[in-house]
RNA sequence: AGUAAAGGGUAAACUUGCCGAAAGGCAGGGACACAAAGUCGCGGGUCUAAGGCGAACCAUGCUACGACAGCCGGACUGCCUGG
Numbered sequence: 001a002g003u004a005a006a007g008g009g010u011a012a013a014c015u016u017g018c019c020g021a022a023a024g025g026c027a028g029g030g031a032c033a034c035a036a037a038g039u040c041g042c043g044g045g046u047c048u049a050a051g052g053c054g055a056a057c058c059a060u061g062c063u064a065c066g067a068c069a070g071c072c073g074g075a076c077u078g079c080c081u082g083g
Base pairs, nucleotide, nucleotide: 001081002080009034010033014029015028016027017026018025019024032070038076039075040074042073043072044071045068046067047066051063052062053061
């Protein structure tokens, strides 16, 4: 660095079960894709809003200590091939 190859790996949507207030996660099925789609919420961004705040009710708003690493950047680690 990823043109080609080998052995492989991960698994979007959808779906079933479980967990969660939700976002979402885990496991089974399933493959859209991926050369870091391995790990880390560090910066930005996005999602959710239980709790909290807005005097009370209704309605609704704000808020992350909750999430997303398959949004961008960063850090750490790593298979194969080529140089």

The RNA shown here (c-di-GMP-I riboswitch aptamer) has 83 nucleotides and comes from Paenibacillus spiritus. Rfam family: c-di-GMP-I riboswitch aptamer. Gene Ontology term of the family: cyclic-di-GMP binding.